[in-house]
Parts: sequence; structure tokens; C1' cells
RNA sequence: AGCAGGACAGGCGGUCGCGGGCGCCGCAAGGCGCUUGAGGAAAGUCCGAGCUCCGCGAGGCAGGGUGCUGGGUAACGCCCAGUGGAAGUGAUUCCAAGGAAAGUGCCACAGAAAAAACACCGCCAACUCCGCGGAGACGCGGACGGUAAGGGUGAAAAGGUGAGGUAAGAGCUCACCAGCGCUGCUGAUGACAGCGGCGGCUCGGUAAACCCCACCCGGUGAAAGACCAAAUAGGAGAGAAGAAGACGCCUCGCUUCGCUUGACUCUCGGGUUGGUCGCAUGAGGUGUCUGGUAACAGGCAUCCCAGACAAAUGAUCGUCACCCUGAUUUCAGGGAACAGAACUCGGCUUACGGCCUGCU
Repeated sequence: AGCAGGACAGGCGGUCGCGGGCGCCGCAAGGCGCUUGAGGAAAGUCCGAGCUCCGCGAGGCAGGGUGCUGGGUAACGCCCAGUGGAAGUGAUUCCAAGGAAAGUGCCACAGAAAAAACACCGCCAACUCCGCGGAGACGCGGACGGUAAGGGUGAAAAGGUGAGGUAAGAGCUCACCAGCGCUGCUGAUGACAGCGGCGGCUCGGUAAACCCCACCCGGUGAAAGACCAAAUAGGAGAGAAGAAGACGCCUCGCUUCGCUUGACUCUCGGGUUGGUCGCAUGAGGUGUCUGGUAACAGGCAUCCCAGACAAAUGAUCGUCACCCUGAUUUCAGGGAACAGAACUCGGCUUACGGCCUGCU
């Protein structure tokens, strides 16, 4: 200077003020005593579930989500371990990690050309033709051609090094490598890894583009929902139908089969806005043992740790603890972040103070 992890984010007492629970007193209002009362993220509402209500099923199309392997979990897009890849000097961190030989699309500008990819500068003049010089051999130039090894452009341009070969070159051929395809053995549950054989095959990247493949997918939100009391207008109108069919059947959609079938649909109007339950015992916390690399699972023991309803969990004094600076037996001064439950829980993401441990 960095990387990873951990716990804390105050305790105790007095005075006063609040909410819940239990007990006692009181006809009641209420009083007294004991006990308890906002987080690691309560935030975001991004995922997953429990619970509540909506009557139920099986296919197809379309839509959405996930996407390496194995394990954990109630489940997940989460966690653990590993494989492959990337970043970093490293400790470590990250991955939108199935398929590019099923098809389509895109790769600006530059460049000849961006994928069966039109040769800019070059190299060659062997084959064929023309012109000039020459007695001739031959030389020079051009055309028709050959070439992609050299140079240039670019993020990326027909694999690399060396030799042979050629008119000049080129995997054209060969040796050794790299990649790719097919294949054998070994190790691993597996992703995959290692070692070998054959093949000259080397015609890019991109699916966080469309697409293909595999698996998965109802809505709702405690103001859910249930009950009681009270009051009003035991209101008004329209529509389909008589078991055929409409509505409906769990993805806002479409559709087939099957099922159900007054548990129907739509419009207008009136009353109530009070109370009780739901309401917190849980996939719960803590300690310890066993198993497991771990996530985690099980056994034993122990604890009950908010439940408001327009919304409580506070104020003040003293003292102790923590951190920093000075002093150093005492002591003095200062500091303390992000931030408030509202059905519950498991995650992820974001905000943030100082301290401790290990590693580079």
C1' cells in the first nucleotide's frame, strides 16, 4: 500500500414519560408490581417461499426466466466446493460459462478485400502473342496471365519456425510445434485433465443479435382474509339460457379436449368507514456434541427476545466501557457513521463509523 474475514455499533443505576404481556386491587375509569420493547442493513422491492383468498385438469402456439459440473436448501436467478476462462506482481477477485458444420443478420472508419472475402504497392516473365535491339543466342518493354510469401490498412486479413521446391510464390511437399476433426487408454461421480494414434483439415469474430437445445413459470397482499355490531332503499335497470350453450377453468394472451354450470355478466344509486380476531412459537434464537473440505444436516440442553393502528420503543443526570490526541501514578480534551419494524422468513444489491485477526 492492498486482499479476505470477524465481532461491535454501547452497558449499569436514578428521576420522569410511553406501548405490549402476566399477576393483584377496583363496579368502572383506572392504579400497583414484575417483565419486555426498532436493524445489520429495518433500506431497494430485485429473486425465492410460507400463509390468505380467488372452484379444478391435460395438451398445443405465443410470451417470460434460468443456462459449466457436483452438492446444500422449503425454494431460488442464492450459498459451498470444483472445472474452464479472464484480470492482477501477489494475496485474491470476476464470468450473461449450452450450441457458430441448421439458418438469417451484424463487424463503423480505414483497407483491394471483413468470410467461399473482385489485388492498392509489389514479385514473376516459365506458357502464348505484339513491339524495339541483335547475324544468332539472347536482352528490354507491353499485353494476356501467374501469385498472396514481402509491405500497407485495421480490433481482427487464408496458423508459426526451418528446409526443399518454383518463373516467382503458396501446406505445394517435408520436419517440429499450435489449433481443429475422428479415435484409444488412464484418472475423476462429473464438468474436465493427462498420454498416444490417424488426418494437411487450418474457410474469423459475434447468440449481453434473431435463432436452435434443455429445464422452469397463476394472481393477490394483513388496508390479505374471517366474524360481530349498526345503519340504509330485505334498491332500480339491462343481457344470455333452460341443460344445449354463454361466462369461467391459474401466464395480461390465443386455442383443442375435458370439466363445471345462478358459484352469471354489465350499468346506476344508497348505507357503513365502529369493534374483535388474524397478531407473531417460528423452514425460530443461543450453547454444545457428532458427521461433512465446506455450504449445511442431525442429536442434546436452554430461551421466548416488538406487535403499534395515525401509529409506542423516549427525555434527562451520573458512572463505566470503546476509539483518538496530549500527558503519563493520577489526569485533561475530543469523537462515535449509515440509518426507524407494520404479515413472516431465506437471499442478493446499495449506504456506512471505528476496532480486531490472518494473508500478499